[in-house]
Context: one part of a larger RNA
RNA sequence: GAGUGAACGCUGGCGGCGUGCUUAACACAUGCAAGUCGAACGGGGAAAGAGAGGUUCGCCUUUCUUUCUUAGUGGCGCACGGGUGAGUAAUGUAUAGCUAACCUGCCCCUUGGAGGGGAACAACAGUUGGAAACGACUGCUAAUACCCCAUACUCCUUCUUACUCUAAGGUAAGUCGGGAAAACUCCGGUGCCAAGGGAUGGGGCUGUAUCCUAUCAGCUUGUUGGUGAGGUAAUGGCUCACCAAGGCAAUGACGGGUAGCUAGUCUGAGAGGAUGAUCAGCCACACUGGAACUGAGACACGGUCCAGACUCCUACGGGAGGCAGCAGUGGGGAAUAUUGCACAAUGGGGGAAACCCUGAUGCAGCAACGCCGCGUGGAGGAUGACGCAUUUCGGUGUGUAAACUCCUUUUAUAAGGGAAGAUAAUGACGGUACCUUAUGAAUAAGCACCGGCUAACUCCGUGCCAGCAGCCGCGGUAAUACGGAGGGUGCAAGCGUUACUC
Numbered sequence: 001g002a003g004u005g006a007a008c009g010c011u012g013g014c015g016g017c018g019u020g021c022u023u024a025a026c027a028c029a030u031g032c033a034a035g036u037c038g039a040a041c042g043g044g045g046a047a048a049g050a051g052a053g054g055u056u057c058g059c060c061u062u063u064c065u066u067u068c069u070u071a072g073u074g075g076c077g078c079a080c081g082g083g084u085g086a087g088u089a090a091u092g093u094a095u096a097g098c099u100a101a102c103c104u105g106c107c108c109c110u111u112g113g114a115g116g117g118g119a120a121c122a123a124c125a126g127u128u129g130g131a132a133a134c135g136a137c138u139g140c141u142a143a144u145a146c147c148c149c150a151u152a153c154u155c156c157u158u159c160u161u162a163c164u165c166u167a168a169g170g171u172a173a174g175u176c177g178g179g180a181a182a183a184c185u186c187c188g189g190u191g192c193c194a195a196g197g198g199a200u201g202g203g204g205c206u207g208u209a210u211c212c213u214a215u216c217a218g219c220u221u222g223u224u225g226g227u228g229a230g231g232u233a234a235u236g237g238c239u240c241a242c243c244a245a246g247g248c249a250a251u252g253a254c255g256g257g258u259a260g261c262u263a264g265u266c267u268g269a270g271a272g273g274a275u276g277a278u279c280a281g282c283c284a285c286a287c288u289g290g291a292a293c294u295g296a297g298a299c300a301c302g303g304u305c306c307a308g309a310c311u312c313c314u315a316c317g318g319g320a321g322g323c324a325g326c327a328g329u330g331g332g333g334a335a336u337a338u339u340g341c342a343c344a345a346u347g348g349g350g351g352a353a354a355c356c357c358u359g360a361u362g363c364a365g366c367a368a369c370g371c372c373g374c375g376u377g378g379a380g381g382a383u384g385a386c387g388c389a390u391u392u393c394g395g396u397g398u399g400u401a402a403a404c405u406c407c408u409u410u411u412a413u414a415a416g417g418g419a420a421g422a423u424a425a426u427g428a429c430g431g432u433a434c435c436u437u438a439u440g441a442a443u444a445a446g447c448a449c450c451g452g453c454u455a456a457c458u459c460c461g462u463g464c465c466a467g468c469a470g471c472c473g474c475g476g477u478a479a480u481a482c483g484g485a486g487g488g489u490g491c492a493a494g495c496g497u498u499a500c501u502c
Stems, first nucleotide, its partner, number of pairs: 001502004006498005013374006019367002021332001026330003030327003035076003040073002043070012083285003092210008102202002107198007115149004124139006155178002159174006183190002211257003218248003223245008260282003264275004287308005310321004338364001340363003346360001347358004377407004387398004412439006421429001446491005451472003457486005467474002
């Protein structure tokens, strides 16, 4: 000198765009943050209409149709989006490859198919347990829920043959055995099953790079390799049985400490150094530890089970919970915001759609926290007024500064009008931005410094005291260095200080 997610002191007019718990991965009251589909299904409820029956002519009962609603079954989603950085020094990340060792719901393309039958379980009804959470028994029932049979050049599997880069394997042909389906409809469609291909997303493997420490020198028994088996979507000690005794290490194994990684960011002429907030990619985690289930995908933040700590309810028998989602509270701290509005836009989930949901997101609120822009007036004005400071008492400085005259109205205040963003329609922002009119210089300047480094000097007070200080150093009676004043210098809605980085 530059920089910061900053804090503190003094001060503070406006706007735009950003940013805002760096500390306790501490504990959390309350509300919201993941639902949706009645065009899969049975049932219940409400309204309207029509028909039939009864009738005291008020209406009642029943059937059907339409519309709306929805506890339950079922489908899809809940693995995305959002948060945090505890762990992790390599099961991570970055980059370059490999996968003839793999999977992929929804989406796109192609081919073929969708035949026949059956048994249940919720809801519901009845009985019943419990304070509650939540159940138990009996009976009835539907489906795009479940099961069986049939069907299958291509899928899986056994075997045979040929080709291929040795083998495993791959390709092609044949063959034993096995494997599927669901319908709904407003008749336009939307769905279902099998197979092949694509796209997208992922899994796995390898090379290289990736902090400090030797006051850590030896480490290792599933350890290193092989054969076989199991397991997985898939390779593999991934797991197991047996066999061999290997494998790693001063090019730092093993141990200890610290740490999410990167694109980037800051600095610097560069090389380098420091850093990893916001934004973007990847990873890991979800009260702590462990485990699997469902599923195309999880070993799953707002799912399940077990154990633990903590909190809460209880009728003491037993139960409930997880903000490192958005707000918000306590606590910690030098320190970090509203228990706001809207789904109008963008995007996501469901749905044929209307639409519903969406603390993602879009906006608003708070904060000079940062960057950028604007303003706090302009021109004229000398008797160089008053005041203040100083003085060699003549004057000099403040100083065209003020007063005064003439203008202007950014801003401010008030009134009126009023968007784009989104169009077929729908605007939270918002009566906002913006425009017009009126008023009137009116509403708006501070902070630090002035011995040298370093731009800027005098007076008074103090008297090695009080104090200053980044370094050198000032202060003991004439202090340009302390405190005040006048003046000046530098920045300016900021200015200084502290901390940290180069």

This is a predicted structure of a 502-nucleotide part of an RNA (small-subunit ribosomal RNA, 5' domain) from an uncultured bacterium.